[in-house]
Formats: sequence, structure tokens, C1' cells
RNA sequence: CGAGUCGGCCGGGCGGCCGCGUGCCGGCUUCGGUCGGUCCGAGGAACGUCCGGACUCCGCAGGGCACGGUGCUGGGUAACACCCAGUCGGGGCGACCCGCAGGACAGUGCCACAGAGAACAGACCGCCGAUGGCGGCGUCAGCCGCACAGGCAAGGGUGAAACGGUGCGGUAAGAGCGCACCAGCGCCCGGGGUGACCCGGGCGGCUCGGCAAACCCCACCGGGAGCAAGGCCAGACAGGGGGAGGACGGCCCGUCUAUAGACACCCCCGGGUAGGCCGCUAGAGCUGGCGGGCAACCGACAGCCGAGAGGGAUGGCCGCCCCGGAGCGUCGGGCAGACGCUCCGGACAGAAUCCGGCGUACAGGCCGACUCGCCAC
Repeated sequence: CGAGUCGGCCGGGCGGCCGCGUGCCGGCUUCGGUCGGUCCGAGGAACGUCCGGACUCCGCAGGGCACGGUGCUGGGUAACACCCAGUCGGGGCGACCCGCAGGACAGUGCCACAGAGAACAGACCGCCGAUGGCGGCGUCAGCCGCACAGGCAAGGGUGAAACGGUGCGGUAAGAGCGCACCAGCGCCCGGGGUGACCCGGGCGGCUCGGCAAACCCCACCGGGAGCAAGGCCAGACAGGGGGAGGACGGCCCGUCUAUAGACACCCCCGGGUAGGCCGCUAGAGCUGGCGGGCAACCGACAGCCGAGAGGGAUGGCCGCCCCGGAGCGUCGGGCAGACGCUCCGGACAGAAUCCGGCGUACAGGCCGACUCGCCAC
């Protein structure tokens, strides 16, 4: 200098004028509001509403089944499908990145197209034809030819995948048929690690395909509905219709004793309402340094308060500056560059009970760590 990887951060600034929405203070008021002042007033994703929780109401003895979810290990957390650290597998020269990563000898099922054959496999081309067959020759030992029976799976071909690889032996041709080494599988032993797993050694039969985001098996987790939750007040309608239970026993009270009916309560239908207040924003909060931890994160201390609407506010204009692009001019022999002027542009998006994540969108810019290549010293 060029090409890249990872992590963190910002998301225009200042001033003036006008405007919007709660709260508070004050004036006026026909009590509905209105005017003035003051404080505060969107985000890194407020978004999608995909996970997990808090909170609220309903349900619930305990256990099991069903259903749904999660799925390498250890840790973090209120919890998670998230995060951190690792293991294994895959990709990259590398920094680094990606992984829905339990079980396929518990059982069932599936494997398109192509191909001869796709799971106790198979023979299209091919190789052989020892043995049998047919034909020929023969010195009667046999030899040659054909490729009919048959044998084979080395080579070719199909496929995502074809029932180990290389070599030697072996054979008619071949084949784990035999042997050596390698790979894979299973079992055992020793060592390291909390663990997933790793390292080393031995033995075995000789090879036993894939799919569980197919059913399934195993382990763990999970009640339902959601702030239009839910509560209070006011008002309106018709406390209107139908249904089930209200049992037995004990105790208490009342009654002289017993019985009957009805109401509250629960469900369904029908009718009415769409007003006000609470919930409601101080919290698994933010900032700072300190301590523990590789880290995620945790702990104590100090400081801070940062929207709370309810038809839904948080905006607009101007000036200067900043950033990016284009054009022109000056300096410069030209290039590079610097300065000045003009014009254009500055994203994605927007709270609605709150919080932790994930995912997605985003003009432009800043900082740090690292890798590879080339050149110079």
C1' cells in the first nucleotide's frame, strides 16, 4: 500500500421564531374550558409480535395418561428456543465463521429421478468359460474354436448414496477367499478432564448405508387467558326468561317441634352501557469507579430520575457549523492536494402494562484488536 476478519460506539450540533401533549403554579370562566408561566417529552431498533418472564383474573390434593416444547457439555439468568466458555463436525491459506449437534442392534416406515440393482441388493456393458454342452482336429495323452448352460463382480456406466481402501498372494476369471498396513465399528485396559470428550495400548468378527425438520424411544420442561388482564364509582336497561344443584352427617344459632316454598349463589338466553378513576410506570432501572469471575454475569458502595397519551403529543421554518456527492474558480508546469463559492442530499423508523432476548430495517461515520499478500529499510 492492497485485500479481509472480529468487537465496540455514534445515529447530526448550536442559536432564534412559531407550534403540540401530560403534570405543577397563577389569572379568567357560562365550570365545558381558555390564557400565561414552568418542568419534562421516543429508539437502537420504540418495529415484527417469534420465544421467555413479571403482574392480574380463573382453575388446581397428589400422581399418571394425552398434547406441546426443548435436545453435545459445563456455567449465567427471574426465565428462555437467549448469552458465555468449551467439545465434536464442517468451511477458509489465515484472522475467523457456520451447525434444529440425544438415540438408526427397541420397533415400524421411507429412500424421488437415473440405474441391472437402493438394504438379508444386483448383472446392462464387461471378464471367464476350470466344469457341463456343441463343433472341429488328433499320434487317443489331449488340443483348438463357439459362448448354449453356467461362474464372477476386477474394470466401465447410473446415482446424493452401489455393501471398505492400497498392495501381495490366489484363481479359468474373480472375490476379506488368505495375508500385511490403513480407515471404520464393537468390547476391554491405562492416563487426562467436573463433563461433552481427548491421548495411548490390546482384542474381536472381518465391513454391519442414509433419513428421527417420519412415526417413535429416552431425558428434562410446560395449568388457561391476557392491561380490551383486573378493581372501584356513576349512569343506562327489564333483575326479564330458562336450567342444574342447594343432599347426607357433625357442630353452632334460632324455633315448642317438624315440614314446605322462596332468595342469594352457578350456567345459558335476552336486555343495557362504551363515561370517570385506579392498575400506570422507581425498575430483574441508569451512570461511575471498586471487588470476584477466562467470560456471560454477580456483589457491595456512591450518585441520578429518564414519556405515560387514551382518536393517540414529541413537529415545522430560518441562520451558522458538521458530514457526503456534483460543478466552477484560485494556488500548482501537470498530477495529487489545499482553499473558496454554488447546488443537492443527511437514513431506517416511531412508545401504548412493563422487562429479558431473538429476528428484521438502516444514509453516513468513528474507535480498537487481528489475519493474508506485495514492496522498502
This is a predicted structure of a 377-nucleotide RNA (Bacterial RNase P class A) from an Acidimicrobiia bacterium. The gene name in the source record is rnpB. Its Rfam family is "Bacterial RNase P class A". The family's RNA type in Rfam is ribozyme. The RNAcentral record of the sequence draws on ENA.